[in-house]
Context: one part of a larger RNA
RNA sequence: UGACGGGGGCCCGCACAAGCGGUGGAGUAUGUGGUUUAAUUCGACGCAACGCGAAGAACCUUACCAGGGCUUGACAUUGAGUGAAAGAGCUAGAGAUAGCUUCCUCCCUUCGGGGACACGAAAACAGGUGGUGCAUGGCUGUCGUCAGCUCGUGUCGUGAGAUGUUGGGUUAAGUCCCGCAACGAGCGCAACCCCUGUCCUUUGUUGCCAGCGCGUAAUGGCGGGAACUCAAAGGAGACUGCCGCGGAGAACGCGGAGGAAGGCGGGGAUGACGUCAAGUCAUCAUGCCCCUUAUGUCCUGGGCUACACACGUACUACAAUGGGAUGGACAGAGGGAAGCGAAGGCGCGAGCCGGAGCGGACCCCACAAACCAUCCCCCGGUUCGGAUUGCAGGCUGCGAACCCGCCUGCAUGAAGUCGGAAUCGCUAGUAAUCGCAGGUUCAGCAUACUGCGGUGAAUACGUUUCCCGGGCCUUGCACA
Numbered sequence: 001u002g003a004c005g006g007g008g009g010c011c012c013g014c015a016c017a018a019g020c021g022g023u024g025g026a027g028u029a030u031g032u033g034g035u036u037u038a039a040u041u042c043g044a045c046g047c048a049a050c051g052c053g054a055a056g057a058a059c060c061u062u063a064c065c066a067g068g069g070c071u072u073g074a075c076a077u078u079g080a081g082u083g084a085a086a087g088a089g090c091u092a093g094a095g096a097u098a099g100c101u102u103c104c105u106c107c108c109u110u111c112g113g114g115g116a117c118a119c120g121a122a123a124a125c126a127g128g129u130g131g132u133g134c135a136u137g138g139c140u141g142u143c144g145u146c147a148g149c150u151c152g153u154g155u156c157g158u159g160a161g162a163u164g165u166u167g168g169g170u171u172a173a174g175u176c177c178c179g180c181a182a183c184g185a186g187c188g189c190a191a192c193c194c195c196u197g198u199c200c201u202u203u204g205u206u207g208c209c210a211g212c213g214c215g216u217a218a219u220g221g222c223g224g225g226a227a228c229u230c231a232a233a234g235g236a237g238a239c240u241g242c243c244g245c246g247g248a249g250a251a252c253g254c255g256g257a258g259g260a261a262g263g264c265g266g267g268g269a270u271g272a273c274g275u276c277a278a279g280u281c282a283u284c285a286u287g288c289c290c291c292u293u294a295u296g297u298c299c300u301g302g303g304c305u306a307c308a309c310a311c312g313u314a315c316u317a318c319a320a321u322g323g324g325a326u327g328g329a330c331a332g333a334g335g336g337a338a339g340c341g342a343a344g345g346c347g348c349g350a351g352c353c354g355g356a357g358c359g360g361a362c363c364c365c366a367c368a369a370a371c372c373a374u375c376c377c378c379c380g381g382u383u384c385g386g387a388u389u390g391c392a393g394g395c396u397g398c399g400a401a402c403c404c405g406c407c408u409g410c411a412u413g414a415a416g417u418c419g420g421a422a423u424c425g426c427u428a429g430u431a432a433u434c435g436c437a438g439g440u441u442c443a444g445c446a447u448a449c450u451g452c453g454g455u456g457a458a459u460a461c462g463u464u465u466c467c468c469g470g471g472c473c474u475u476g477c478a479c480a
Stems, first nucleotide, its partner, number of pairs: 001480002004476002007474007015464001016462001019426005026316008034307002042053002064302007073125001077124002081119003087102006106115003127291002130289003136285002138280003141276001143274001148187006154163003167178003193268004198236007208225002212223003239262001242256005318419001322377007334365003339358002344353003384416001389411007432455007
């Protein structure tokens, strides 16, 4: 100087408390451990691994296993030589592949040749998701959006170092004020950026419809309008600016006015010096080591989907604030051409036929659901719950749903009556609850992830006694 203390002081945070809803019990989905297996590829392991890499394992993916093949190789550069390349068909085979047939002669040219592509001897070499994340770059997690981490000069100290950065106040903040052997500065904080909340201006189509007119069973449907909503673009607005009180005539705090909004208005992006030899050699890159008729590469099939168990994360429930039936209402954000696919018709339905319109404020996905009204159910393992299984179908897909997809109808109807010890999230448009969409990777496959809006709470005494994490000062120290 730090780190540490079941030392002290001060102060924060859904840390506790107050409150609401969960997890832990059930079924299922999914990840993991374990076990099994020819293989169940690999990585991730307290918080910070476990719906994680994977934003989508039937083949492919695929890295694993079995079997069948290849050896200058699936891929790159150089390459004597040969041929345009490609395409189609037949045979054998599980296919890779092998054999045969057919078709056809490319572009530029100084006529020497050159170019793209294919075959190809020899050889340099290729290739490796093989090892080492404790050799590395890059990227990332975490403490933590915590308020800290440092430097120059000066001063003090023999020195390590100290000071500044401590102190008195204050703040979300090393934020600001005051003081002070310090005076300044940098990286962080804040602000500048984006979304959202109010208003104004501009522009009105595909969006809008107040007033006027036309028309309809009805609809901005039409003429028209430029008000309103909305759509963008630009601007205004909030700064403790004003008043009062407190405070040190400070910073600032409390209350008030005005205001759509008030003291950081709400949310996002943004992550200092560093810590964990944290994670990743399997995104990529890369040193060294290793393999080279195999640890490379091609193919078929299998596996990653196994199942006595154990754990994590979710979904659905156990019901009457509910379930069912019929009717009725209201979003936002997105996506769409190898795409979204309307009307109409068929089917109980999944879906099929059909093809209008739309590269989309126009058309489509697309009926939002909870909600409201009426009716049924009457507390029962039930008209709760939907697992499981059988049958019949639909869709996707060279081609294929047996291993191993999703969906529909009928039948079947399991556990489950609110969950032990323990444990998690959340302070407001939040929790809870309700649906919708996207990406997505996608041919197909979502209870996951990411977003969007609808309905919409309770509680915070207290800072604090206690648990956890953190910041500043101080003290002890047998640690560095």
This is a predicted structure of a 480-nucleotide part of an RNA (small-subunit ribosomal RNA, 3' major domain) from an uncultured bacterium.